[in-house]
Context: one part of a larger RNA
RNA sequence: GGAUGAACGCUGGCGGUAUGCUUAACACAUGCAAGUCGUACGAAGAAAAAGUUGUGCUUGCAUAAUUUUUUCUUAGUGGCGGACGGGUGAGUAACACGUAAGAACCUACCUUUUGGCUUGGGAUAACUACUGGAAACGGUAGCUAAUACUGAAUAUUGCUGAGAAGUGAAAGAUGAAUAAUCGACAGAAGAUGGUCUUGCGUCUGAUUAGCUUGUUGGUGGGGUAACGGCCUACCAAGGCGAUGAUCAGUAGCUGGUCUGAGAGGAUGAUCAGCCACACUGGGACUGAGACACGGCCCAGACUCCUACGGGAGGCAGCAGUGAGGAAUUUUCCGCAAUGGGCGAAAGCCUGACGGAGCAAUACCGCGUGAAGGAUGAAGGCCUAUGGGUUGUAAACUUCUUUUCUCAGAGAAGAAUUUUGACGGUAUCUGAGGAAUAAGCAUCGGCUAACUCUGUGCCAGCAGCCGCGGUAAGACAGAGGAUGCAAGCGUUAUCC
Numbered sequence: 001g002g003a004u005g006a007a008c009g010c011u012g013g014c015g016g017u018a019u020g021c022u023u024a025a026c027a028c029a030u031g032c033a034a035g036u037c038g039u040a041c042g043a044a045g046a047a048a049a050a051g052u053u054g055u056g057c058u059u060g061c062a063u064a065a066u067u068u069u070u071u072c073u074u075a076g077u078g079g080c081g082g083a084c085g086g087g088u089g090a091g092u093a094a095c096a097c098g099u100a101a102g103a104a105c106c107u108a109c110c111u112u113u114u115g116g117c118u119u120g121g122g123a124u125a126a127c128u129a130c131u132g133g134a135a136a137c138g139g140u141a142g143c144u145a146a147u148a149c150u151g152a153a154u155a156u157u158g159c160u161g162a163g164a165a166g167u168g169a170a171a172g173a174u175g176a177a178u179a180a181u182c183g184a185c186a187g188a189a190g191a192u193g194g195u196c197u198u199g200c201g202u203c204u205g206a207u208u209a210g211c212u213u214g215u216u217g218g219u220g221g222g223g224u225a226a227c228g229g230c231c232u233a234c235c236a237a238g239g240c241g242a243u244g245a246u247c248a249g250u251a252g253c254u255g256g257u258c259u260g261a262g263a264g265g266a267u268g269a270u271c272a273g274c275c276a277c278a279c280u281g282g283g284a285c286u287g288a289g290a291c292a293c294g295g296c297c298c299a300g301a302c303u304c305c306u307a308c309g310g311g312a313g314g315c316a317g318c319a320g321u322g323a324g325g326a327a328u329u330u331u332c333c334g335c336a337a338u339g340g341g342c343g344a345a346a347g348c349c350u351g352a353c354g355g356a357g358c359a360a361u362a363c364c365g366c367g368u369g370a371a372g373g374a375u376g377a378a379g380g381c382c383u384a385u386g387g388g389u390u391g392u393a394a395a396c397u398u399c400u401u402u403u404c405u406c407a408g409a410g411a412a413g414a415a416u417u418u419u420g421a422c423g424g425u426a427u428c429u430g431a432g433g434a435a436u437a438a439g440c441a442u443c444g445g446c447u448a449a450c451u452c453u454g455u456g457c458c459a460g461c462a463g464c465c466g467c468g469g470u471a472a473g474a475c476a477g478a479g480g481a482u483g484c485a486a487g488c489g490u491u492a493u494c495c
Stems, first nucleotide, its partner, number of pairs: 001495004006491005013366006019359002021324001026322003030319003035080003040077002043074015087277003097201007105194002110190006118152004127142006158167003172182003203249003210240003215237008252274004256267004279300005302313004330356001332355003338352001339350004369399004379390004404432006413422001439484005444465003450479005460467002
């Protein structure tokens, strides 16, 4: 000198764009953050219309029962999605990451393509009845549906197998319909995503020198989507290490970022890719995919409810609270856009996201007026008392209106008839009036900028050298000056 997710002190006009718990992966009140589908299914409720029957009669109206149709709503069964999106960096020195190769693998939805979709069955939730419990939540009996479950048939280019052979599937919905649309099944290929293996690269310590027994390899078996000591039985005795094994400490990695002429050094906030984690530890279930942040089970710590028998919870999602800290924002608006889930669609959900709010936290831009104006006014300060300086600065004259205030108009972003949170915002027009807007640090040298007064090794200053003990350009105040400027200084850290 440059830089920062900064903080502190003094000061503070506006706009745009970014950024905002670096500390306690500490504990969390409250609300919201993952639902959706009635064109899979039975049922329940509501409304409307039409018909039938009965009663009253004013003879086409009221009322009751019942049937059908339509529309709407929903707890439950079922499907798809809750493995994405969002957060955090605790752990991890590792094939975790980066890069370059590779193979023994899986892949829901999507695309292309081939073939088939025959025929049966038994349940069960909801519901009803009874019943246990304070609650959470259940129990028994009975009834019922499906794209839920399941038997048989069929079977290629599927799977197993050397072969012979064996084995293995399906579901319907809407619709007047054999139309059409959406689905269901078995293959083949693609795409996307993922799994695994390897070469190279990847911090510090030798005041850590030896480490290892499933350890290293083989055979048989098991297991996995798949290779493999991944697991197991047996056999052999190997494997790693001063080119630093093992142990210990520290740490998410990268694209990048900062600095530097570069080489390099430091760093890994925001944004993007990968990884890991979800109160702590362990485990599996479901599923194409998890060993699953807002799923389940067990154990633990903590908090809450309880009728003491037993239960409930997990903000490292968005806001917000306490605590810690030098320090980090609103319990806001909207699904209008982009994207995601479900749905045939209408649509519903979406604290992703789009926006607004707060903070000079950073960067960029603009302003706080412009021109003229000497008797060089007054006042201040200095003075050799002549004057000098503040100083064209002010006053005063003329002008302008960026900003500001008021009034009027008013978007794009929306595709396509509809649909705009932002927002009556940006922007435009008119009116008014210099009006609403300057500070901070420094002035001995380094280092741009000097005098007076006070103080008297005191009070104090200080980055280094050093100032201060009676004429202090170094302390404090004042006048003046210098630098930067909505900021300026200080502190911390990196180059």
Predicted 3D model of a 495-nucleotide part of an RNA (small-subunit ribosomal RNA, 5' domain) from Marvania coccoides. Its mean pLDDT, the model's own confidence on a scale to 100, is 84. The RNAcentral record of the full RNA draws on SILVA. It matches the Rfam family "Bacterial small subunit ribosomal RNA". Rfam links the family to the GO terms ribosome and structural constituent of ribosome.